[in-house]
A computed fold for a 114-nucleotide RNA from uncultured Acutalibacter sp., annotated as FMN riboswitch aptamer (RFN element).
RNA sequence: UCUUCGGGGCAAGGUGAAAUUCCUGACCGGCAGUGAAAGUCUGCGAGCGGCGGUGCUUCCGCCGUUGAAUCGGUGCAAUUCCGAUACCGACGGUACAGUCCGGAUGGAAGAAGA
Numbered sequence: 001u002c003u004u005c006g007g008g009g010c011a012a013g014g015u016g017a018a019a020u021u022c023c024u025g026a027c028c029g030g031c032a033g034u035g036a037a038a039g040u041c042u043g044c045g046a047g048c049g050g051c052g053g054u055g056c057u058u059c060c061g062c063c064g065u066u067g068a069a070u071c072g073g074u075g076c077a078a079u080u081c082c083g084a085u086a087c088c089g090a091c092g093g094u095a096c097a098g099u100c101c102g103g104a105u106g107g108a109a110g111a112a113g114a
Stems, first nucleotide, its partner, number of pairs: 001114005012024003026099002028089002030044004039087002047065007069085005091102003
């Protein structure tokens, strides 16, 4: 530099005119690092807001914003393993959404190969 890859998930019910959005419960977990393996540690990406540049239907940069875990055990070493009990999840749409629809057959952190 090129090519390819690069996100998963509400079963079964209740209420209601209407809810995968409320209630009972169920299920899911991107990327890099870390003597020990991570949704919750350290950072990154997407998203949102502002400013500037621009080829002005676009693209680029910067700043801000952006969620969550404790206890016990083992061990040289683990908020990463084991046990237990918890917690978190952008924006728009709609009966209030981590899971449906939409931007998105998109983009990106990055990974593999040449």